[in-house]
RNA sequence: GCCGGGGUGGCUCAGCUGGUAGAGCGAAGGACUCAUAAUCCUUAGGUCGCGGGUUCGAACCCCGUCCCCGGCA
Numbered sequence: 001g002c003c004g005g006g007g008u009g010g011c012u013c014a015g016c017u018g019g020u021a022g023a024g025c026g027a028a029g030g031a032c033u034c035a036u037a038a039u040c041c042u043u044a045g046g047u048c049g050c051g052g053g054u055u056c057g058a059a060c061c062c063c064g065u066c067c068c069c070g071g072c073a
Stems, first nucleotide, its partner, number of pairs: 001072007010025004019056001027043005049065005
């Protein structure tokens, strides 16, 4: 330098080829208990790597760019 995969709550990852951003774990509060753990309920938390474009509408499509992993040279 070229090709492929990836970047989404604190962490690990979904998101069905455009139509409300989600789960598990974690956090906070509560229930239960003499108490703790376990279990159950509720809540908060996201500029979807970044900047543009297309569109009524973009995590998803297009362009540029940064970072990580693998391969080729």
Predicted 3D model of a 73-nucleotide RNA (transfer RNA) from a Thermoplasmatota archaeon. The sequence is in RNAcentral, with records from ENA and MGnify. Model confidence (mean pLDDT): 82 of 100. Taxonomically the source falls in Thermoplasmatota (Archaea, Methanobacteriati). It matches the Rfam family "tRNA".